[in-house]
Molecule: c-di-GMP-I riboswitch aptamer
Organism: uncultured Granulosicoccus sp.
RNA sequence: UUUAUGUUUUGGCAAAACCAUUGAAAAGUGGUGACGCAAAGCUUCCGGUCUACGGGAUGGAUAUCCUACGAUAGCGGGGCCGCCAGA
Numbered sequence: 001u002u003u004a005u006g007u008u009u010u011g012g013c014a015a016a017a018c019c020a021u022u023g024a025a026a027a028g029u030g031g032u033g034a035c036g037c038a039a040a041g042c043u044u045c046c047g048g049u050c051u052a053c054g055g056g057a058u059g060g061a062u063a064u065c066c067u068a069c070g071a072u073a074g075c076g077g078g079g080c081c082g083c084c085a086g087a
Base pairs, nucleotide, nucleotide: 012037013036017032018031019030020029021028022027035074041080042079043078045077046076047075048072049071050070054067055066056065057064058063
């Protein structure tokens, strides 16, 4: 720019990966980037899952096992707030 379809908006958030950074780790934060999300907005009250600095137990050991007060809201439930359309 053209064609087709649609007439439920304005828009919002941001997976993995990469760079930087915090942390013992899980993971978080910022930037880039979009896998997706109608609550993928906020919040650990309940459950699940992940990690184990520290603590405990075993011990031949540099090891193994247990443990959340740590993490995950994009694992689910609960609570609170919000946008659009219809009734």